[in-house]
Context: one part of a larger RNA
RNA sequence: CUGGGCGUAAAGCGCGCGUAGGUGGUACGGUAAGUGGCAGGUGAAAGCCCUUGGCUCAACCGAGGAACUGCCUGCCAAACUGCUGUGCUUGAGUCCGGGAGGGGGAAGCGGAAUUCCUGGUGUAGCGGUGAAAUGCGUAGAUACCAGGAGGAACACCGGUGGCGAAGGCGGCUUCCUGGACCGGUACUGACACUCAUGCGCGAAAGCGUGGGGAGCAAACAGGAUUAGAUACCCUGGUAGUCCACGCCCUAAACGAUGGGCACUAGGCGUCGCGGGUGUCGACCCCUGCGGUGCCGUAGCUAACGCGUUAAGUGCCCCGCCUGGGGAGUACGGUCGCAAGGCUGAAACUC
Numbered sequence: 001c002u003g004g005g006c007g008u009a010a011a012g013c014g015c016g017c018g019u020a021g022g023u024g025g026u027a028c029g030g031u032a033a034g035u036g037g038c039a040g041g042u043g044a045a046a047g048c049c050c051u052u053g054g055c056u057c058a059a060c061c062g063a064g065g066a067a068c069u070g071c072c073u074g075c076c077a078a079a080c081u082g083c084u085g086u087g088c089u090u091g092a093g094u095c096c097g098g099g100a101g102g103g104g105g106a107a108g109c110g111g112a113a114u115u116c117c118u119g120g121u122g123u124a125g126c127g128g129u130g131a132a133a134u135g136c137g138u139a140g141a142u143a144c145c146a147g148g149a150g151g152a153a154c155a156c157c158g159g160u161g162g163c164g165a166a167g168g169c170g171g172c173u174u175c176c177u178g179g180a181c182c183g184g185u186a187c188u189g190a191c192a193c194u195c196a197u198g199c200g201c202g203a204a205a206g207c208g209u210g211g212g213g214a215g216c217a218a219a220c221a222g223g224a225u226u227a228g229a230u231a232c233c234c235u236g237g238u239a240g241u242c243c244a245c246g247c248c249c250u251a252a253a254c255g256a257u258g259g260g261c262a263c264u265a266g267g268c269g270u271c272g273c274g275g276g277u278g279u280c281g282a283c284c285c286c287u288g289c290g291g292u293g294c295c296g297u298a299g300c301u302a303a304c305g306c307g308u309u310a311a312g313u314g315c316c317c318c319g320c321c322u323g324g325g326g327a328g329u330a331c332g333g334u335c336g337c338a339a340g341g342c343u344g345a346a347a348c349u350c
Stems, first nucleotide, its partner, number of pairs: 003322004007304002012318001014201004021194003025088007033081002035077008049065006091191001092188003095184004103177007110154001115149007125136002162169002206247006215241002220236004258317006266295011299306002323350003332343004
């Protein structure tokens, strides 16, 4: 460079915004860069190829032709691409009217439960396990009642249900705020898609400073188990888990499936919004749009399976793969307080 690929065999960046770049709806006009045609010039010789000739043949050599797929110039064409001009509305966006939602941020409030403290009742056990023991308890525990403190999480509703780009989001109220959907079809008039670099977000654990600390619980201690038991079980228990601010930037960050658009049988659920018919009642039936599930046709697939939410059929753009180990290692660079992250080999070996 090219081919073939990326759900599970190697391979979709964790997710978004977006620059360059690539790609781009519809009608008409212009232009002629790309594109096509014709002509001319050039494309050294030798070589290759064809024809033919000379050495007795051949190799070798000579002659002629073709070819040299290219480049340049001129003229012509105008379908397609580009450029340019003027329009269009179906792509995209704006506006108006609606309803749905654990979408995000902040403040406040609530009840159940655990633990602790105080007081009361009350007495010998409690706890824990496969069985025990460590542990707690006559300095009165466990149990029950009343009061108080404090932290964290929000049972039921709850759902193959909803929202979000992903990570993720669940008690209630208020304030601030993002997106999507349905209906109307008033407005703009291609304003679009994707996106290297870049920027932002990014579970848990971890780090820095300061708070907080009920429960849980790495480390740690003890008790058991065992041949041993640096475990699984039990009794304790510190970081941490929580909050504020600042870092870290990883994951089975998964649908192991990048984004956009179009097309290609259906059936059954469910969520949101709308239209229609009908005992016009939130119900049923028919139907439109947008989500979210199950089954399945054609087709695809190595099979499993996917199947209008495609892994089918096509187009556009990005990322990535190229045998296993060595190795996500070394070195270098860069980021980080550190832990480490990102980028990422080779020798050797099978």

Record summary:
This is a predicted structure of a 350-nucleotide part of an RNA (small-subunit ribosomal RNA, central domain) from a Thermoanaerobaculaceae bacterium. Taxonomically the source falls in Thermoanaerobaculaceae (Bacteria, Acidobacteriota, Thermoanaerobaculia, Thermoanaerobaculales).